Predicted 3D model of a 112-nucleotide RNA (FMN riboswitch aptamer (RFN element)) from uncultured Ruminococcus sp.

RNA sequence: CAUCUUCGGGGCAGAGUGAAAUUCUCUACCGGCAGUGAUAGUCUGCGAGCCUGAAAGGGUUGAACCGGUGAAAUUCCGAUACCGACGGUUAAAGUCCGGACGUGAGAAGAUG
Repeated sequence: CAUCUUCGGGGCAGAGUGAAAUUCUCUACCGGCAGUGAUAGUCUGCGAGCCUGAAAGGGUUGAACCGGUGAAAUUCCGAUACCGACGGUUAAAGUCCGGACGUGAGAAGAUG
């Protein structure tokens, strides 16, 4: 470098109101992939989703500051915050159901 195989997303426990809510209220829990002198949901980029195109692709797509240590950290420690597509639903959803035992960023292994 080529070929093949496998893997590749987690989460409302408890309570209140109500005819009805895992959707509201108090509270709880969760965090894909690659990079980054130092470990990341919130830095840089990518994937999924949505729109568009015959395709390649293009567009769109959320969120963090402070203090401390240190050579170096918006990544560690402390404290306080914030974010989370689309459709469905007897009541409004990051967590339920659904597209989806799907796609895919990628990762590991095997063979030549």
The source organism's lineage runs through Bacteria, Clostridia, Eubacteriales, Oscillospiraceae and Ruminococcus. Of the family's consensus pairs, 100% are formed in the model. Model confidence (mean pLDDT): 87 of 100.